[in-house]
A computed fold for a 382-nucleotide RNA from an Egibacteraceae bacterium, annotated as Bacterial RNase P class A. The sequence is in RNAcentral, with records from ENA. The organism belongs to Egibacteraceae, within Bacteria. The prediction has a mean pLDDT of 80. Its Rfam family is "Bacterial RNase P class A". The family's RNA type in Rfam is ribozyme. From the family's description: Ribonuclease P (RNase P) is a ubiquitous endoribonuclease, found in archaea, bacteria and eukarya as well as chloroplasts and mitochondria. Of the family's consensus pairs, 94% are formed in the model.
């Protein structure tokens, strides 16, 4: 200098003018006005996980269902984070993945003979059974004879049928370890040696996942569990429109309903009952209001200590949006950044994704551009 990898950070700055929400103070009878302070994010998003909080249900346990899944740790908890293990990819920094397919069942497109207690299309073989052909030998029947017919034995051949084969070809993402020797009719872990894998046993190291070493067994075992399933762990349900408090109007219940006011109606046994207006009280609770809810939290920040780290702990400092589902903005100038044009002074253009609503911890997704640091590989120079 180039290429790369991992992590962290910023999300333009200052000023003028106009405007909005919250809150404090002052003024005003009030509507409102003035001043001060304060007002989005790294994701506020998706609502995908985990919790806090609230209500309901509940003796305890199970079934069903769902989620998760190497090991150890962190945490309030997690499907998150940290550290490690193994496998795969990369020269490397580093990245990605993770229970069980040797418990059982299912599935494996197209192609292909066969896709799983395998399979015979081509090729190879001819051992076994059958068939056909040739040679030699034996004996039988017919014929005067030449000869004809059928049988048995031995040897050889064909590869025609039944068949053997999983070495070679071919199909496929995938066809039941690899190399060699033996073996065989041809072959094949069929046998043997070595290598590889798997399983079992033992020793050593590690908290553990696991690693290393030794021995034994021809055991040779395809993939798929985001297919059913098996094993282990966790999960009661609903959610701030949770939930709590206050509470108009209408309807309801109770008492009085008379000395008085109005307004009575009705029954009879004629001064008593029932109904009503009216008045007072009560319960649940709608509209509406208040709380939950935004100063006290799994809070932020700085430093010390423990830990490889995630994180924990101690001390100092800080208080940090908030509602009505509604505010958090606009414009102008200067500076900074990027791009284009220009020798130059300069001119022009551009600035993303998005946006709180009970709160918190994560994950994922979106994002113009820029800054910083660790590490790796290559080249050059001293």
């Nucleotide at each position: 200098g180039g290429a790369g990898u991992c992590g962290g950070c910023c999300a333009g700055g200052c000023g003028g003018c106009c405007g909005c929400g919250g809150u404090g103070a002052g003024g005003g009878c009030a509507a409102c006005c003035u001043c001060g302070c304060u007002g989005a994010g790294g994701a506020a998003a998706g609502u995908c996980c985990g919790g806090a909080c609230u209500c309901c249900a509940c003796a305890g346990g199970g079934c069903a269902g769902g989620a998760c899944g190497c090991u150890g740790g962190g945490u309030a908890a997690c499907g998150c984070c940290c550290a490690g293990g193994c496998g795969c990819g990369g020269c490397g920094a580093c990245g990605c993945g993770c229970g069980g397919a040797a418990a059982g069942u299912g599935c494996c497109a197209c192609a292909g003979a066969g896709a799983g207690c395998a399979g015979a299309c081509c090729g190879c073989c001819g051992a076994a059974c059958g068939g056909c052909c040739c040679g030699c030998c034996c004996g039988a029947g017919g014929g005067a004879g030449a000869c004809c017919u059928g049988g048995g034995g031995c040897g050889g051949g064909c590869g025609c049928g039944u068949g053997g084969u999983g070495a070679g070809g071919g199909u496929g993402a995938a066809a039941g370890g690899g190399u060699g020797c033996g073996g065989u009719a041809a072959g094949a872990g069929c046998g043997c040696a070595c290598c590889g894998g798997c399983g079992c046993c033992g020793g050593c190291g590690g908290u553990g996942a696991c690693g290393c070493c030794g021995g034994c067994g021809g055991c040779c075992a395809g993939g798929u569990a985001a297919a059913c399933c098996c094993c282990g762990u966790c999960c009661g349900g609903a959610g701030c429109a949770a939930g709590g408090c206050c509470a108009a109007g209408c309807a309801g219940g109770c008492a009085c309903g008379u000395c008085a006011u109005c307004a009575g109606g009705u029954g009879g046994u004629c001064c008593c009952g029932c109904c009503g207006a009216g008045u007072g009280c009560c319960a649940g609770g709608u509209a509406g209001g208040c709380c939950g809810c935004a100063u006290c939290g799994a809070g932020g920040u700085c430093g010390g200590c423990g830990g490889c780290a995630a994180c924990g702990u101690c001390g100092g400092c800080c208080c940090c949006a908030g509602a009505g589902a509604g505010a958090u903005g606009g414009u102008c100038g200067c500076c900074a950044c990027u791009c284009a044009c220009g020798c130059g002074a300069g001119u022009g253009a551009g600035g993303a994704c998005a946006g709180a609503a009970u709160c918190c911890g994560g994950c994922u997704u979106a994002u113009c551009g820029g800054c910083c640091g660790g590490c790796u590989c290559c080249c050059c120079g001293a």

A source record names the gene rnpB.